[in-house]
Context: one part of a larger RNA
RNA sequence: UGACGGGGGCCCGCACAAGCGGUGGAGCAUGUGGUUUAAUUCGAUGCAACGCGAAGAACCUUACCAGCCCUUGACAUCCUCGGAACUUUCUAGAAAUAGAUUGGUGCCUUCGGGAGCCGAGUGACAGGUGCUGCAUGGCUGUCGUCAGCUCGUGUCGUGAGAUGUUGGGUUAAGUCCCGUAACGAGCGCAACCCUUGUCCUUAGUUGCCAGCACAUAAUGGUGGGAACUCUAAGGAGACUGCCGGUGACAAACCGGAGGAAGGUGGGGAUGACGUCAAGUCAUCAUGCCCCUUAUGGGCUGGGCUACACACGUGCUACAAUGGUCGGUACAGACGGCUGCAAACCCGCGAGGGGGAGCUAAUCCGAGAAAACCGAUCGUAGUCCGGAUUGCAGUCUGCAACUCGACUGCAUGAAGUCGGAAUCGCUAGUAAUCGCAGAUCAGAAUGCUGCGGUGAAUACGUUCCCGGGCCUUGUACA
Numbered sequence: 001u002g003a004c005g006g007g008g009g010c011c012c013g014c015a016c017a018a019g020c021g022g023u024g025g026a027g028c029a030u031g032u033g034g035u036u037u038a039a040u041u042c043g044a045u046g047c048a049a050c051g052c053g054a055a056g057a058a059c060c061u062u063a064c065c066a067g068c069c070c071u072u073g074a075c076a077u078c079c080u081c082g083g084a085a086c087u088u089u090c091u092a093g094a095a096a097u098a099g100a101u102u103g104g105u106g107c108c109u110u111c112g113g114g115a116g117c118c119g120a121g122u123g124a125c126a127g128g129u130g131c132u133g134c135a136u137g138g139c140u141g142u143c144g145u146c147a148g149c150u151c152g153u154g155u156c157g158u159g160a161g162a163u164g165u166u167g168g169g170u171u172a173a174g175u176c177c178c179g180u181a182a183c184g185a186g187c188g189c190a191a192c193c194c195u196u197g198u199c200c201u202u203a204g205u206u207g208c209c210a211g212c213a214c215a216u217a218a219u220g221g222u223g224g225g226a227a228c229u230c231u232a233a234g235g236a237g238a239c240u241g242c243c244g245g246u247g248a249c250a251a252a253c254c255g256g257a258g259g260a261a262g263g264u265g266g267g268g269a270u271g272a273c274g275u276c277a278a279g280u281c282a283u284c285a286u287g288c289c290c291c292u293u294a295u296g297g298g299c300u301g302g303g304c305u306a307c308a309c310a311c312g313u314g315c316u317a318c319a320a321u322g323g324u325c326g327g328u329a330c331a332g333a334c335g336g337c338u339g340c341a342a343a344c345c346c347g348c349g350a351g352g353g354g355g356a357g358c359u360a361a362u363c364c365g366a367g368a369a370a371a372c373c374g375a376u377c378g379u380a381g382u383c384c385g386g387a388u389u390g391c392a393g394u395c396u397g398c399a400a401c402u403c404g405a406c407u408g409c410a411u412g413a414a415g416u417c418g419g420a421a422u423c424g425c426u427a428g429u430a431a432u433c434g435c436a437g438a439u440c441a442g443a444a445u446g447c448u449g450c451g452g453u454g455a456a457u458a459c460g461u462u463c464c465c466g467g468g469c470c471u472u473g474u475a476c477a
């Protein structure tokens, strides 16, 4: 100087408390451990691994296993020789591949040849998701959006170092003020950026419809309008600016006015010096080592989907604030040309036929759902719950056996609110309800967004956890 203390003081955080809803019990989905297996590819492992890499494993992906094949190789550069490239069909085979076969003679040219592509050969080389993240770059997690981390000069100390950065107030903040052997400065904080909340200006189609007309069973459907909503560009607005009080006459805090908004208005992006030899050699790049008729490459089939079990994360429930049936209302954001697909017809339905319109404020996906209004059920393992299984189908796709999603009929399991323990959340939040998107042929209860309905509680900081500042002890570094 740090680190540590079941030392002290001050302070903060959904840290506790106060509340609301869960997890832990059930069934299923998914990830992991374990076990099994020819293989169940690899990585991630307290917080900070475990719906994680994977924004999507039937083949492919795919790295794993078995079998069948190739050896200058699937890919790159160079050399030699031959042939345009390309294409049709047949045979063997699981395919890779091998053999046979048809059409075809192109482009540029100095007529030597050249460009591009294909085949054969030779060796230099290719190739490796092989090893080492404890050799590395880059990227990332975490403490933590915590308020800290440092430097120059000066001063003090023999020195390591100290001071500044401590102290009195204050703040979300090393934020600001005052004091002060310090005076200044840098990286962080804040602001500048995006979005949302109010208003104004400009613009008015594909969006809008107040007023005036037309038309209709009805609809901005039409003429028209530029007000309103909205769209999208530019501005205004919030600064403790004003008033009162407290305070050291300071910084600031408390209350108030006006205001759409008030003291950082809400949300996002933004992550200091560093810590964990944290994670990643399997995104990529890369040193060293290793393989080179194989640890490289191709194909078929299988596996990654196994299942006495254990754990994590979720979904659906156990019901009446509910289930079922009928009627009826209101979003936002997003996607669409090998795409989204309407009307209409067929089917109980998944879906099929159909193809208008749309390169989209125009058309389509698209019926939002919870809510509301009626009816029914009457506390029951039920008209709750839907697992499981049987049969029959639909769709995607060469192909749904291993191993897809969905539909119909039948079946109707566990489950009556969950032990010890444990998690999230402070407001348009929790809870609850649906909608969309990425990936994607198909395959979400996951993920990322969007809106609808919309609470309760916070006395307080004694305690648990994490963190910041000062101080103290130490046989620790």
Stems, first nucleotide, its partner, number of pairs: 001477002003474003007471007015461002019425005026316008034307002042053002064302007073125001077124002079121005086103001089100004107114002127291002130289001132287001136285002138280003141276001143274001148187006154163003167178003193268004198236007208225002212223003239262001242256005318418001322377006334365003339358002344353003384415001389410007431453007
Molecule: small-subunit ribosomal RNA, 3' major domain
Organism: metagenome